[in-house]
RNA sequence: AUCUUAUCAAGAGCAGGUGGAGGGACUGGCCCAAUGAAACCCGGCAACCGGCGUAUAACGCACGGUGCUAAUUCUUGCAGAGACGCGUAGGUGUAAUGAUCUGCGGCGCGUUGUCUGACAGAUGAGAG
Numbered sequence: 001a002u003c004u005u006a007u008c009a010a011g012a013g014c015a016g017g018u019g020g021a022g023g024g025a026c027u028g029g030c031c032c033a034a035u036g037a038a039a040c041c042c043g044g045c046a047a048c049c050g051g052c053g054u055a056u057a058a059c060g061c062a063c064g065g066u067g068c069u070a071a072u073u074c075u076u077g078c079a080g081a082g083a084c085g086c087g088u089a090g091g092u093g094u095a096a097u098g099a100u101c102u103g104c105g106g107c108g109c110g111u112u113g114u115c116u117g118a119c120a121g122a123u124g125a126g127a128g
Base pairs, nucleotide, nucleotide: 002127003126004125005124006123007122008121013042016041017040018039022032023031024030026077028075029074043069044068045067048065049064050063051061052060053059054058073120078117079116080115081114082112083111084110085109086108087107088106089102090101091100092099
């Protein structure tokens, strides 16, 4: 690299330090950034694994190992549903029209500040 599994709607410095131009995985979008990006340090959040404790299918502490610290995993990418818009009715009967019955659905296309599930990604734990 890859596989399995759990989680991803909450939380964390709107004047901390160093640093200097980029960053938000990728695509399209939309954002953040010299009123200073990435990265590192400090602080903080959480509590997945280990550890410790207790009233032990659980809870607590936060000591060790990670992780995280703009925007829902910022949004989107594939499928389905919903909503909305546009287009198109079916039967009986008649030479044809008028008439009449049924239905407000079905089908097609499009849009989407809605929902669901995949895909992709991230992190933990395990496998290897």
Molecule: SAM riboswitch aptamer (S box leader)
Organism: Paenibacillus sabinae